[in-house]
RNA sequence: UCGUGCUAGACGGGGAGCUGGCGGUGCCCUGUACCCGCAAUCCGCCAUAGCGGGGUCGAAUUCCCCUCCGAGGGUCGGACCACUCGAUACUGCCGGGUUCAAGCGGUGUUGAAGAUUGGGUCCUGCGCGGCAGAAGCCUCUGAACCCUGUCAGGUCCGGGAGGAAGCAGCAGUAAAGAGUCCCUUCUGGGCGCCGCAGGGGUGCCUGAUCGGAGCUGGUUGUCCUUGGUAAGGCGAGGGGGUGCGAUUCGACGAGGGGUGCACGA
Numbered sequence: 001u002c003g004u005g006c007u008a009g010a011c012g013g014g015g016a017g018c019u020g021g022c023g024g025u026g027c028c029c030u031g032u033a034c035c036c037g038c039a040a041u042c043c044g045c046c047a048u049a050g051c052g053g054g055g056u057c058g059a060a061u062u063c064c065c066c067u068c069c070g071a072g073g074g075u076c077g078g079a080c081c082a083c084u085c086g087a088u089a090c091u092g093c094c095g096g097g098u099u100c101a102a103g104c105g106g107u108g109u110u111g112a113a114g115a116u117u118g119g120g121u122c123c124u125g126c127g128c129g130g131c132a133g134a135a136g137c138c139u140c141u142g143a144a145c146c147c148u149g150u151c152a153g154g155u156c157c158g159g160g161a162g163g164a165a166g167c168a169g170c171a172g173u174a175a176a177g178a179g180u181c182c183c184u185u186c187u188g189g190g191c192g193c194c195g196c197a198g199g200g201g202u203g204c205c206u207g208a209u210c211g212g213a214g215c216u217g218g219u220u221g222u223c224c225u226u227g228g229u230a231a232g233g234c235g236a237g238g239g240g241g242u243g244c245g246a247u248u249c250g251a252c253g254a255g256g257g258g259u260g261c262a263c264g265a
Stems, first nucleotide, its partner, number of pairs: 001265006009057003012030004020046005034054005063258006072249006080240002083237004090232002092229006100221003104217004114210008122199006128192002131188006138179004147172004155164003
């Protein structure tokens, strides 16, 4: 150096979780790298850490160690998002009052503001009128007799002339009833584009005198102030949580290094 046969060892690995700890079944990520039995209200072990049985490869592209890369997972934090609770009017929003500025409108020398003054509207009383009611007046009806006038007939007195009483009828009336435009009187009232007087006087209307140019309404913005509203902002809580940060574990892969025994040539 080559060949043959063995042994160590290898025949997936990792993450989370579970566990006193280790490994497995199960879940997840990588990846394709034996078989059978056990296994999650678990199965088997003990820092030499799956157990039991069998198979293949086997000293190196396959085993072991170191470094790098790095899929993926865990933990913490965080930009951000949503939810709940809390306080607060800081910002926003909706109003009120005030100051100032601008612009618009109405009105004003057919006389503004202001001042003075009179009256009305208002209340009370009286008067007048009207309305409603009542009464009267007026008209009509209306008394067999106990109303009036005239009283036919008849009756009575008288010698007579004449007189007297008086029914019916007629006329007119009483009591009573009916009607009524007008007229008179009485009573009554939140009736009066009426009068007189007193009172009252906030508001409104109207007149006169003085006066001699303003008065007034809304809008926009602004200064100050005030009322409301919890939408935003603020604080707290826990939840989700990316291509972010830190940390941790880490497959596959790359590089480097290391590592037996026996026999024969």
This is a predicted structure of a 265-nucleotide RNA (Bacterial large signal recognition particle RNA) from an Anaerolineae bacterium. Model confidence (mean pLDDT): 80 of 100. The sequence is in RNAcentral, with records from ENA. A source record names the gene ffs. Rfam family: Bacterial large signal recognition particle RNA. On this family, see Rosenblad et al., Nucleic Acids Res 2003: "SRPDB: Signal Recognition Particle Database". It is annotated as a non-coding RNA gene.